[in-house]
Molecule: transfer RNA
Organism: Desulfocastanea catecholica
RNA sequence: GCGGGAUUAACUCAGUGGUAGAGUGUUAGCUUCCCAAGCUGAAAGUCGCGCGUUCGAAUCGCGUAUCCCGCUCCA
Numbered sequence: 001g002c003g004g005g006a007u008u009a010a011c012u013c014a015g016u017g018g019u020a021g022a023g024u025g026u027u028a029g030c031u032u033c034c035c036a037a038g039c040u041g042a043a044a045g046u047c048g049c050g051c052g053u054u055c056g057a058a059u060c061g062c063g064u065a066u067c068c069c070g071c072u073c074c075a
Base pairs, nucleotide, nucleotide: 001071002070003069004068005067006066007065010024011023012022013021018055026042027041028040029039030038048064049063050062051061052060
C1' cells in the first nucleotide's frame, strides 16, 4: 500500500428499509427469621463518527476512526 471482518444498553450479542430488542448485570417490590434461589416490575441507547440516498436508514452509498485477519513491497 491492497483486500476482508468487527463496532448496537454496564457486559455478551440479536436485529439486512417501516415503533431499537434479548440474556447477564443494576434497581424496586413480593417471598424468607436472615441470606441465596425464585416471581413481578423499572431504569439504562448519538446503533463508532460525518455526509448523502429515501416518505422513512442500525440496515443502502461515500468518507473517516479504532481493533482483528490475510496479502504485497521496501529496509